[in-house]
RNA sequence: GCUCUUGUAGUUCAAUGGAUAGAACGCGGCCCUCCGGAGGCUGUAAUUGCAGUUCGACUCUGCACAAGAGCG
Repeated sequence: GCUCUUGUAGUUCAAUGGAUAGAACGCGGCCCUCCGGAGGCUGUAAUUGCAGUUCGACUCUGCACAAGAGCG
């Protein structure tokens, strides 16, 4: 330099172009308990950025950014 893949919560992952973007772990609060690091209830927080297509975009398209792989 060229080609390809990936980018969602603090972390690991879901989500046929259509409901308020969900789950687990984590963290906070409450309950329980002799105690809690066990158990129960509840809360917390995310689509890399800018445009385009579409009635509607996490999803499709372009560019940029970041990470990774291959080739030279």
Description
Transfer RNA from a Patescibacteria group bacterium, 72 nucleotides, folded computationally. The source organism's lineage runs through Bacteria and Bacteria candidate phyla. Its mean pLDDT, the model's own confidence on a scale to 100, is 81.